[in-house]
């Protein structure tokens, strides 16, 4: 000097998944913040070919062990929105025969996992700072 691999702090990324406060002693309880399911009228729909939820995570074609192609959908710029253009994703899980919208009310979650980013560009907003 370059590669590996570990441990710790900062920072940042998907994602609802953060802050506070009590009280314990390593967890237990509350509150905001944020997401999520139920659930009237009114109106829509249709149950074995079972049907629904979360999530961007679906259609078609190909294939026939598959990978795969196409169209949609979705995340990535150190503020935000659109726009090109580059890139990577396009799962898992769960309810248990039952749930359409759905105001009142009711009720659940506040988790994982990753990495110096597209050291990208272009138009408008807007934030700091210095003068």
């Nucleotide at each position: 000097a370059a590669a590996a691999u570990u441990u710790u702090g900062u920072c940042a990324c998907c994602g609802a998944g953060u802050u506070c406060c009590c009280g314990u002693u390593a967890c237990g309880g509350g509150a905001a913040g944020c997401g999520g399911g139920g659930g009237a009228a009114c109106c829509a729909g249709u149950u074995u070919u079972g049907g629904g939820g979360u999530g961007a995570a679906a259609u078609g074609c190909a294939a026939u062990a598959a990978a795969g192609c196409a169209u949609g959908g979705g995340g990535c710029u150190g503020u935000c929105a659109c726009u090109u253009c580059g890139u990577c994703c396009u799962a898992a899980c769960c309810c248990g025969u039952c749930a359409g919208c759905u105001a009142a009310c009711c009720u659940c979650g506040u988790a994982g996992g990753u990495g110096u980013a597209g050291a990208a560009a272009g138009u408008g907003a807007g934030g700091c700072a210095a003068c």
Record summary
Predicted 3D model of a 131-nucleotide RNA (c-di-AMP riboswitch aptamer (ydaO/yuaA leader)) from Desulfallas thermosapovorans DSM 6562. The source organism's lineage runs through Bacteria, Bacillati, Eubacteriales, Desulfallaceae and Desulfallas thermosapovorans. Model confidence (mean pLDDT): 77 of 100. The sequence is in RNAcentral, with records from Rfam.